[in-house]
Context: one part of a larger RNA
């Protein structure tokens, strides 16, 4: 310098930061929903029509709200650094071993049938979470059937370095509709390219410790089955007996990595907040499911530990999202405003969701930037402090005289961010009038180092101290006064890098 905290102060603004500890525990509310143009019912309201004991029962249609099926999204955005010294990252290949929803652009097709089931409604069981059981119902929910352009897979024949491409024959195996008067639009299936995102391999870098010298049996390698999207001890059954290591294996320790940050002329050291890129993690340990994608923070199941409910049979839960509370620590904030912008999810859309974002609020916690006046004003005033008692300093400093209003209060107007509407921010920012020097200065230090000096009180005491060292009765070194130097909304100290 730089970064944290304390101590004392303390006026504004801008832009930015804000559990580094206990990956301790969590009271509340939000934080992922969304399509009625995929579907069958409920209710509800409005309009017409029938019956009519005139305000009730049906019917039709329109709109509206919706548990439930069904579809997309919940693998993204958001926090965290517990764990990993590793192909985790970083950089450069490789995929002749791979996969991709939704997007765009290119072929083809979308014929024709079925059986259920929730919602419903009847009974039951539970305190409650919930759960049986019979009964109807419909879809883009399921399932055959037909078709096969193209597609996997098989023969065959030519071609290629090749499991590359070509043909031709054989067998597998698709599909759904909705809006609309209608054109016509969304959709679907199959396959082809791209694109833009992922798996996996792999060259080189990636911290210390040898007072860790050997490690290792699915271990190295083959063969064959199985598994994957995909190679492979992934994994199994047999064989062989390797493989690694002083160019540091193993084993401890210690840590997310990078970009970059601080410091330094650099070389180099140290770190890794914020912001971006990757990893990893979502009470702890295992585990799959469902999906283009998870082994899935706010999905599921087991074991565990805590916490809550209980009618004691038996349940619920997961803040390393936003805010908040307890606790811990020298230490880190509001249970706030909005969905206007930006950006994501759904939807034809209108719009709905969005503690992501935007903003506000709190912190001098950092950086800047800015005021706390400005000119004059000596018979150097008073007061204070010093004195040699002349006088000297505080000090043009005050006082008074002129001035001005940045900032400050008030009062009017009053945005950009929005493109036709739509502004949380905000009556915010700015602009424009009046008011009045008005409301706005401390903190360290003064022996050398190192800018800064006297007088008093203490009397090796109290104390001071980075280092030298002061302090035992004339202490520029303690304390306190008064000058003085620094630096300034700060100063000074501690701890840590450099």
């Nucleotide at each position: 310098g730089a970064u944290c905290a304390c101590g004392c102060u303390g006026g504004c603004g801008g832009c930015g930061u804000g559990c580094a500890u206990g990956a301790g525990a969590c009271a509340u509310g939000c934080a992922a929903g969304u399509c009625g143009a995929a579907c069958g019912g409920a209710c509800g309201a409005c309009u017409c029509g029938g019956g009519c004991u005139u305000g009730c029962c049906u019917g039709a249609g329109u709109c509206g709200u919706u548990a439930g099926u069904g579809g997309c999204g919940g693998a993204c955005g958001g926090c965290u650094g517990a764990g990993u010294a590793a192909c985790g990252c970083g950089u450069g290949g490789a995929u002749g071993a791979c996969c991709u929803g939704c997007c765009u652009c290119g072929a083809a097709g979308u014929g024709g049938g079925g059986a259920a089931u929730a919602a419903c409604u009847g009974c039951c069981c539970g305190a409650a979470a919930g759960g049986g059981u019979g009964g109807c119902u419909a879809a883009u929910a399921c399932c055959g059937c037909a078709u096969g352009u193209g597609a996997c897979g098989g023969u065959g024949c030519g071609u290629u370095c090749g499991u590359u491409c070509g043909c031709a024959c054989c067998a597998u195996g698709a599909a759904a509709g909705c809006a609309g008067c209608a054109a016509u639009g969304c959709g679907c299936u199959u396959c082809g390219a791209g694109a833009g995102g992922g798996g996996c391999c792999u060259g080189c870098g990636u911290u210390c410790g040898a007072u860790u010298a050997g490690c290792u049996c699915g271990u190295u390698g083959g063969u064959g089955g199985g598994g994957u999207a995909a190679c492979g001890g992934c994994u199994c059954a047999c064989c062989a007996a390797g493989g690694c290591g002083a160019c540091g294996a193993u084993c401890g320790a210690u840590a997310g990595g990078u970009g970059g940050u601080c410091u330094g002329a650099g070389a180099g050291g140290a770190c890794g907040a914020u912001c971006a890129c990757c990893c990893a993690g979502a009470c702890u340990g295992g585990g799959a499911c469902u999906g283009a994608g998870a082994c899935a923070c706010g999905g599921c199941c087991c074991g565990g530990a805590c916490u809550c409910c209980u009618a004691c049979g038996g349940g619920a839960g997961g803040c390393a999202g936003c805010a908040g509370u307890c606790g811990g620590g020298a230490a880190u904030u509001u249970u706030g405003c909005g969905c206007a912008a930006u950006g994501g999810a759904c939807g034809a859309a209108a719009g709905u969701c969005u503690g992501a974002c935007g903003c506000a609020g709190c912190a001098a916690c950092g950086c800047c930037g800015c005021g706390u006046g400005a000119g004059g004003g000596a018979u150097g005033a008073a007061g204070g402090c010093c004195u040699u008692c002349g006088g000297g300093u505080u000090g043009u400093a005050a006082a008074c005289c002129u001035c001005u209003u940045u900032u400050c209060u008030c009062a009017g107007g009053g945005a950009c961010g929005a493109u036709a509407a739509u502004g949380a921010c905000g009556g915010u920012a700015c602009c424009u009038g009046a008011g009045g020097a008005a409301g706005a200065a401390g903190c360290c230090a003064c022996g050398g180092c190192u800018a800064a000096c006297u007088a008093c009180g203490u009397g090796c005491c109290a104390g001071c101290a980075g280092c030298c060292g002061c302090g035992g009765u004339a202490a520029u070194a303690c304390g306190u006064a008064g000058g003085u130097g620094g630096c300034a909304a700060g100063c000074g100290u501690u701890g840590u890098c450099c």